[in-house]
RNA sequence: UGAGUCAGCUGGACAAUUGCUGUCUGCUUUACUUUGUAUUUCGCUUGGCGAUUUAUGAGGUGGCAGAUAGAGGAAAGUCCGGGCUCCAAAGAGCAGAGUGCCAGGUAACGCCUGGGGGGUGCGAACCUACGGCUAGUGCAACAGAAAACAAACCGCCUCCGAUCGAGAUCUCUGAUUUAAAUCGAAGGUAAGGGUGAAAUGGUGCGGUAAGAGCGCACCGCAUGGCUGGUAACAGACCAUGGCUAGGUAAACCCCACUCGGAGCAAGGCCAAAUAGGAAUCUGUUAAUGCUGCUCGCAUUGGAUUCGGGUAGGCCGCUUGACGCCUGCGGUGACGCGGGUUGCAGAUGAAUAAUUGUCCUCGACAGAACCCGGCUUAUAGGCUGACUCUUUAU
RNA sequence: GCCGCUAUAGCUCAGCCGUGGUAGAGCAGCUGAUUUGUAAUCAGCAGGUCCCGAGUUCGACUCUUGGUGGCGGCA
Repeated sequence: UGAGUCAGCUGGACAAUUGCUGUCUGCUUUACUUUGUAUUUCGCUUGGCGAUUUAUGAGGUGGCAGAUAGAGGAAAGUCCGGGCUCCAAAGAGCAGAGUGCCAGGUAACGCCUGGGGGGUGCGAACCUACGGCUAGUGCAACAGAAAACAAACCGCCUCCGAUCGAGAUCUCUGAUUUAAAUCGAAGGUAAGGGUGAAAUGGUGCGGUAAGAGCGCACCGCAUGGCUGGUAACAGACCAUGGCUAGGUAAACCCCACUCGGAGCAAGGCCAAAUAGGAAUCUGUUAAUGCUGCUCGCAUUGGAUUCGGGUAGGCCGCUUGACGCCUGCGGUGACGCGGGUUGCAGAUGAAUAAUUGUCCUCGACAGAACCCGGCUUAUAGGCUGACUCUUUAU
Repeated sequence: GCCGCUAUAGCUCAGCCGUGGUAGAGCAGCUGAUUUGUAAUCAGCAGGUCCCGAGUUCGACUCUUGGUGGCGGCA
């Protein structure tokens, strides 16, 4: 100089004006409403009660004014986990679902951290559904001889038979015998060829009729031991085995562990309006709920049609496994402690609009019960650590 | 907001798990036959990004996973 890897931050800025939602403060009682105290008058069943006049205080709703706060790193997908609420204080068995190297973290997790094995990259680094096909069952189209108690298509080799027959021998126009060659049958052989995604360890030497872990050396593999490590696992160590045990479990399945269901439209309270209606069907050995089945528990009705009615408010609701700063422990995730002038809460649903100035001209995108994760979308800019390359010293 | 279902030919749907191995049916379309002609009928033909991406596998419509579109239910 160029190309990269990882981690973190940011996600237009400033000003003015006009609005919206929440909270707080003040004013408003000649906006409405509830209520306390004192008081005037009238009536009566005369201790008091009811109605009424006036004065004054408090609360709520509203109005006005002021102050203050007001979307995200993903608010998204709703894919996991937890809180919370109801169903029984969440129960038992079977079925089913999920997870799957080891250790740790956590409220919990399929998340995170550290480590091991495997893979990619020159490297910084990154990826990894990674238990078990030596428990069982199944599957492998096409091609190929053969696709799983291995197997002989071509090739190689042995032997037998037939044909042909160089040559050799003899009693020589003939006979006998035989190398090579061709064809056929039987057998041996997994070295070589060819097929396939995949063909029963690899290389070399010996060996053999030809071959072959058939034997040996080295490498690989498996089993047991030893050593190191909490463990997964590792080893250049020792012994044994000629190798038995090919692939597939995001095939059934086996093993280990985990899991009750529904979801804030959960659920609770107040007020208003009501019908406690008619018909049909079904039922206490039943029906419905606990989202499969059985048990168990709770309720006493349930379904369809006709006709009619209501649908307003409050709580849940946002201060919490929270954020920020800091000390200590830990490799780290994280834990323990201290400090803190940090904090949206709507319900037709706010968080905006206009104008001006500036710049690098602004991506993905909008809370709806809450939280921890994962995944997906995302223009541009900034910071730190590290790697490779080129050149110079 | 919460919960569920679904996507395959022009249209309506199978096939998808058990069991992964060149994807089918009906209607519609085209060609031919039949008929004087048409319809019906018969024979044949064509037509597919199996919604999209990634993974597992020798091989994926199918199995796993991430996204997109459509539909439905709950006060």

Two RNAs folded together computationally: RNase P RNA and transfer RNA, 468 nucleotides in total.
Model confidence (mean pLDDT): 75 of 100.